FMN riboswitch aptamer (RFN element), 117 nucleotides, folded computationally. It matches the Rfam family "FMN riboswitch aptamer (RFN element)". The literature on the family includes a 2002 paper in Nucleic Acids Res by Vitreschak et al., "Regulation of riboflavin biosynthesis and transport genes in bacteria by transcriptional and translational attenuation".

RNA sequence: AAAAAACUUCAGGGUCGGGUGAAAUUCCCAAUCGGCGGUCAUACUCCGCGAGCCUUCGGGCAGGAAUCGGUGCAAUUCCGAUAGCGACAGUUACAGUCUGGAUGGAAGAAGGUUUUU
Numbered sequence: 001a002a003a004a005a006a007c008u009u010c011a012g013g014g015u016c017g018g019g020u021g022a023a024a025u026u027c028c029c030a031a032u033c034g035g036c037g038g039u040c041a042u043a044c045u046c047c048g049c050g051a052g053c054c055u056u057c058g059g060g061c062a063g064g065a066a067u068c069g070g071u072g073c074a075a076u077u078c079c080g081a082u083a084g085c086g087a088c089a090g091u092u093a094c095a096g097u098c099u100g101g102a103u104g105g106a107a108g109a110a111g112g113u114u115u116u117u
Base pairs, nucleotide, nucleotide: 001117002116003115004114005113007111008110009109010108017029018028019027031097032096033086034085035049036048037047038046044084045083052061053060054059066082067081068080069079070078088100089099090098
């Protein structure tokens, strides 16, 4: 340095303010948030994965959204402009943001240990 094994730790943010109403942090105006890996260069919108459900544990099913202009060797990732999206169950009224499953699980990240080469 490489490979393998078992282990430890870590691993998600967000409704200010106002309107209608008997009732809404759920509707309307407005505000606000963006997991993990990949990528010629940094991604909520590209490619893939996780969170949900099922499972014969191999896997399967379900599940969202972007364009234009600029710089550049290179960017659907940066800068500018305008736009869009967000599981399931619950609720005096429809939820990305409230409550709950969850003091859970997990994509994965870091660390040392042992063995082998």
Model confidence (mean pLDDT): 85 of 100. It was read from a public genome assembly, where an Rfam model found it.